[in-house]
C1' cells in the first nucleotide's frame, strides 16, 4: 500500500400563502424538495504537489411496478421463489458569458419526479418501509 474474506455501523428531502368547491397538502396561481458513484477550468487547505467538497435534467447505478423462467393450487388467474445477459413504465436544459477546453463554472429562462390508497387527478400526505439498496464507513483475521 493494493486485492479478496468474514463483521458491524450508516444509507432521501419537500405545500408555507392563496383561489375555485360539498369535498382537493391532490386541480389552479404560488411555495418547497433534489439518493449512490464518475466526470470538473470553481472553492479550501499560504503557492506547486496532493487531497476535500462541487452536475436532479452528461455518463452509470440504486429501490417500486411489470416482464420472464420455476414451483404449487388451479384453463383465464392467484401465491411463493429466481433473474438486470428482461431496462419495458422510466424521466427532464436550454440561451447567453468566460476560456484552449464547460449541457459541470458564471447569468438568465427552462423542465422532470416509481408504485398503491384517497369524499377530488399527489415529487411534497397515508401505506408496503423498524422494510430493500446503489453505495460510503469501521473492526478482525489469513494470504499475495
Nucleotide at each position: 500500500g493494493g486485492g479478496c474474506a468474514u463483521u458491524c455501523u450508516c444509507a432521501g428531502g419537500g405545500c408555507a400563502g392563496g383561489g375555485c368547491g360539498a369535498a382537493a397538502u391532490u386541480c389552479c396561481c404560488u411555495a418547497c424538495c433534489g439518493g449512490u458513484g464518475g466526470u470538473a477550468a470553481a472553492u479550501g487547505u499560504a503557492c506547486a504537489a496532493a487531497c476535500a467538497u462541487a452536475a436532479g435534467c452528461c455518463c452509470a447505478c440504486g429501490a417500486g411496478c411489470g416482464u420472464u423462467u420455476a414451483c404449487u393450487g388451479a384453463u383465464u388467474c392467484a401465491g411463493u421463489a429466481a433473474a438486470g445477459u428482461c431496462a419495458g413504465c422510466a424521466g427532464a436544459u436550454u440561451u447567453g458569458g468566460u476560456g484552449a477546453a464547460a449541457u459541470u463554472c458564471c447569468a438568465a429562462a427552462g423542465c422532470c419526479g416509481a408504485c398503491a390508497g384517497u369524499c377530488a387527478c399527489a415529487g411534497u400526505c397515508u401505506g408496503g418501509a423498524u422494510g430493500a439498496a446503489a453505495g460510503a464507513g469501521a473492526a478482525u483475521a489469513a494470504g499475495c
A computed fold for a 144-nucleotide RNA from Caviibacterium pharyngocola, annotated as FMN riboswitch aptamer (RFN element).
Model confidence (mean pLDDT): 75 of 100.